Context: one part of a larger RNA
Molecule: large-subunit ribosomal RNA, domain IV
Organism: metagenome
RNA sequence: GCAUUGUUAAGGAACUCGGCAAAAUGACUCCGUAACUUCGGGAGAAGGAGUGCCAGUGAGAGCUGGCCGCAGAGAAUUGGCCCAAGCAACUGUUUAGCAAAAACACAGGUCUAUGCAAAACCGAAAGGUGAAGUAUAUGGGCUGACGCCUGCCCGGUGCUGGAAGGUUAAGGGGAGAGGUUAGCAGUAAUGCGAAGCUUUGAACUUAAGCCCCAGUAAACGGCGGCCGUAACUAUAACGGUCCUAAGGUAGCGAAAUUCCUUGUCAGGUAAGUUCUGACCCGCACGAAAGGCGUAAUGAUUUGGGCACUGUCUCAACAGCCCGCCCG
Numbered sequence: 001g002c003a004u005u006g007u008u009a010a011g012g013a014a015c016u017c018g019g020c021a022a023a024a025u026g027a028c029u030c031c032g033u034a035a036c037u038u039c040g041g042g043a044g045a046a047g048g049a050g051u052g053c054c055a056g057u058g059a060g061a062g063c064u065g066g067c068c069g070c071a072g073a074g075a076a077u078u079g080g081c082c083c084a085a086g087c088a089a090c091u092g093u094u095u096a097g098c099a100a101a102a103a104c105a106c107a108g109g110u111c112u113a114u115g116c117a118a119a120a121c122c123g124a125a126a127g128g129u130g131a132a133g134u135a136u137a138u139g140g141g142c143u144g145a146c147g148c149c150u151g152c153c154c155g156g157u158g159c160u161g162g163a164a165g166g167u168u169a170a171g172g173g174g175a176g177a178g179g180u181u182a183g184c185a186g187u188a189a190u191g192c193g194a195a196g197c198u199u200u201g202a203a204c205u206u207a208a209g210c211c212c213c214a215g216u217a218a219a220c221g222g223c224g225g226c227c228g229u230a231a232c233u234a235u236a237a238c239g240g241u242c243c244u245a246a247g248g249u250a251g252c253g254a255a256a257u258u259c260c261u262u263g264u265c266a267g268g269u270a271a272g273u274u275c276u277g278a279c280c281c282g283c284a285c286g287a288a289a290g291g292c293g294u295a296a297u298g299a300u301u302u303g304g305g306c307a308c309u310g311u312c313u314c315a316a317c318a319g320c321c322c323g324c325c326c327g
Base pairs, nucleotide, nucleotide: 001322004319005318006317007316008315010313011312014311019308027051028050029049030048031047036041038145052067053066054065055064056063057062068072080306081305082304083303084302085301086300087298088297092104093103108143109142110141111140112139113138114137120129121128122127146293147292148291149290151223152222153221156220157219158216159215160214161213162212165211166210167209171205172204176200177199178198179197180196183192184191185190224242225241226240227239228238251285252282263279264278265277266276267275
């Protein structure tokens, strides 16, 4: 010097991003135990008291008396607690090797597909899973206990249904046109040209789809602007106007969302960019990419307090391992 262990005056978080680490609590018996609550919990809440040995007595639990120590769960093992808020209901799962969480899952909710040779999936196929199941079943999507709820918009995109009209492929159809030449005409060049073969081909016929018409948002998604107005001022219940498919309802709100911002007010502190309660001017909350609450739960996040302490003021001493120096 490194690692590790113990003790410490006075103070007691002044340390620090943060009580990180350490200390403290701790067993058993008895007393006692709040808000809140889904009545199960919360709860070991919190907060207190006792604990040894000897004798007597008693069935025993125990009771009575006595004795010793600084200390009687005499060592060791063995919860710190409380208040408030966010998030997630919960137990669970996860980045083997920097993340354990508010992420994933979950029971529950809802939408959708599927009538069985099911849908969906694997596989050129045979075949298999689904399932030796049958809509109280199986697959997929979203949400995520529970409570109260889940507003408006179907114009766009998607999906479902519809079939009158428009458009529309191959196929069918074959009007017509071209090539070729027996033949005919011509002195010839050449012209015309049946049948057959061949190249092409109009009308007409014809499905789904698309256009079209409806439905559908717990489908993808969306949910306005300007101006004026009340007997102080301010504000605007009210009115006007433009646009839209419809203009954000309930609830919540400087929030895990608020830029301006350390918003303003109140609380807590001597002093508080954090925290709590309000306000609402929501840059840019909002209702199953759910909204708002919520007991219990959490190696979760945030703020405060009690207890406790070498975290600190401010360091000291001691033990032990290794290293180093001297002999």